[in-house]
Molecule: Bacterial RNase P class A
Organism: Actinomycetota bacterium
RNA sequence: UGUGCAGGCCGGGUGACCGCGGACCGCUUCGGCGGCCCGAGGAAAGUCCGGACUCCACAGGGAACGGUGCUGGGUAACACCCAGGCGGGGUGACCCGACGGAAAGUGCAGCAGAGAGCAGACCGCCGAUGGCCCCAGGGCACAGGCAAGGGUGAAACGGUGGGGUAAGAGCCCACCAGCGUCCCGGGCGACCGGGGCGGCUCGGCAAACCCCACCCGGAGCAAGGCCAAGCAGGGACGUCGGUGUCCCGCCGAUCAAGUCCCGGGUAGGCCGCAUGAGCCGGCCGGUGACGGCCGGUCGAGAUGGAUGGUCGUCCACGACAGAAUCCGGCUUACAGACGGGCUCGCCAC
Numbered sequence: 001u002g003u004g005c006a007g008g009c010c011g012g013g014u015g016a017c018c019g020c021g022g023a024c025c026g027c028u029u030c031g032g033c034g035g036c037c038c039g040a041g042g043a044a045a046g047u048c049c050g051g052a053c054u055c056c057a058c059a060g061g062g063a064a065c066g067g068u069g070c071u072g073g074g075u076a077a078c079a080c081c082c083a084g085g086c087g088g089g090g091u092g093a094c095c096c097g098a099c100g101g102a103a104a105g106u107g108c109a110g111c112a113g114a115g116a117g118c119a120g121a122c123c124g125c126c127g128a129u130g131g132c133c134c135c136a137g138g139g140c141a142c143a144g145g146c147a148a149g150g151g152u153g154a155a156a157c158g159g160u161g162g163g164g165u166a167a168g169a170g171c172c173c174a175c176c177a178g179c180g181u182c183c184c185g186g187g188c189g190a191c192c193g194g195g196g197c198g199g200c201u202c203g204g205c206a207a208a209c210c211c212c213a214c215c216c217g218g219a220g221c222a223a224g225g226c227c228a229a230g231c232a233g234g235g236a237c238g239u240c241g242g243u244g245u246c247c248c249g250c251c252g253a254u255c256a257a258g259u260c261c262c263g264g265g266u267a268g269g270c271c272g273c274a275u276g277a278g279c280c281g282g283c284c285g286g287u288g289a290c291g292g293c294c295g296g297u298c299g300a301g302a303u304g305g306a307u308g309g310u311c312g313u314c315c316a317c318g319a320c321a322g323a324a325u326c327c328g329g330c331u332u333a334c335a336g337a338c339g340g341g342c343u344c345g346c347c348a349c
Base pairs, nucleotide, nucleotide: 001345002344004342005341008338010336012314013313014312015311016310017309018308020039021038022037024035025034026033027032041320045331046330048329049328050327051326052325053220054219055218056217066215067214068213069212070084071083072082073081074080085099086097087096088095089094100211101210105209106208107205108204122150123149124146125145126144129143130142131140132139133138134137158176159175160174161173162172163171177201179198180197181196182195183194184193185192186191224271225270226269227268233262234261235260236259237258238254239253240252241251242250243249278297279296280295281294282293283292284291285290315318
C1' cells in the first nucleotide's frame, strides 16, 4: 500500500418557535391553565424458540402427540451463548455442520447402464477339463469358467505391488485404508496417540417411518383482578285471601306505582402497567460465556392510541424502520460513519 476475515460501536448535529403524550408541583369558576422534567429501536419488526406473570386443570405412575440430539460449562430457561472435539471448505485469517443409532425391523433411490443391494455380464479375457482334427505340439466350435481391462453412473461389494492361474479373483502374501476386538498412554469428557489379534471386509438416506436417551399439562395481558350506571331478576315494606274472636305469627296469591336491601354483571372506569433475571462505573474470580461485591442512577407508558412540524445554521446530506404485559435469544431489513485486531500479496528499509 492493496486485499480479505472476524468482532465492537454509532446511525445526522445544533439553536429558536409552535404542537402532542405522561409524572410531579401550584392555581382553578372543576371545563382547564401555568411551571418544571421525561418521551422509541438496534432491530421497537417476523412472532420462530425460551422464560417471568395470570387463570384453568392436576394423588402417583405409564403411554401418546410434539420437541431436542458430539462433549464440558454458562443461564431463570432455551433450539441461545462460551470453550473444546470430530467432519467438511478455504493458501490463510476464518467459515459451515439436527454431529445419537443403518449388524432391531420396514421403506426409498430419477437418468444412464448388462447389472443399484446379500447385484451383474454389454464389450472383453480364457477355453486348462470334456468333444473333433492333424497328433512332438498345435487348431476348431460348443458346453463352461472369469471379472483383470473397457464402458455407464453421485455410487458397481477395498487400494498398490508381488505370488498364483487356462484366464482370473483376498485365492495367498506384504504395506496402506476401513471394520470389529483387546491392551498401553493422555484428557473431567467428546476424543486423541501408539501397539497386538481377527476374518480379508458390502454401501447411502433417519429435517423417511422407526429405535434409544432427555425435555414437555392447557390457554394467553382481549391473561386476570377490582369498582360499577341503566334494564332485567330476587327479597322486605305494601295489597288481597285463608287460619283465627282479634293482634302478632304462619300459609297462599299479587306485586300497578313507590322506598330500601341483595347477588351476578353489561356500558363505563381503575388496576395489571414498568424498580427490573434493569442500566452505568470500579474492583475481584474465570481462557471465555458469565458470576460476585461495592458505589451511583431511574431512561416512554398510550387506549382512536403521543414522540411531530416550520425556520436558521453546519456536514460526509441522513438508511431500515416505529413501543402496546415484560424480559433472554434467534432470524430478517439497513444509506453511511468511527475505532482497534488478524490474514494473504506487493514495495521499501